Predicted 3D model of a 101-nucleotide RNA (SAM riboswitch aptamer (S box leader)) from Aquibacillus sediminis. It matches the Rfam family "SAM riboswitch aptamer (S box leader)". From the family's description: The SAM riboswitch is found upstream of a number of genes which code for proteins involved in methionine or cysteine biosynthesis in Gram-positive bacteria.
[in-house]
RNA sequence: UUCUUAUCCAGAGAGGUGGAGGGACUGGCCCUUUGAUACCUCAGCAGCAGACUCGUGGAGUACUGUGCUAAUUCCAGAAGCAACAUGCUUGAAGAUAAGAA
Numbered sequence: 001u002u003c004u005u006a007u008c009c010a011g012a013g014a015g016g017u018g019g020a021g022g023g024a025c026u027g028g029c030c031c032u033u034u035g036a037u038a039c040c041u042c043a044g045c046a047g048c049a050g051a052c053u054c055g056u057g058g059a060g061u062a063c064u065g066u067g068c069u070a071a072u073u074c075c076a077g078a079a080g081c082a083a084c085a086u087g088c089u090u091g092a093a094g095a096u097a098a099g100a101a
Base pairs, nucleotide, nucleotide: 001101002100003099004098005097006096007095008094013042014041015040016039017038021031022030023029025077026076027075028074043069044068045067048065049064050063051061052060053059054058073093078090079089080088081087082086
């Protein structure tokens, strides 16, 4: 990098460095000099895999490997259904985990 499977309306932020962009892409909308993105430290959330425990079709712990801590994956994007506005369903794309090549 590609493929397969599962999940994505819940949850969880302080400090430091630094100084202009960021929220994947496009459109919208939003965040941001009252300091964004990023990096570091500490803290936290979650419970995918490993490990361990138990009363073992399951539950638990949070030790290990990850992940995450603005907004539903911020909303939409393609198709379908209903419709005045618009809403609903499925999908695509994306993210994460595990496995495989």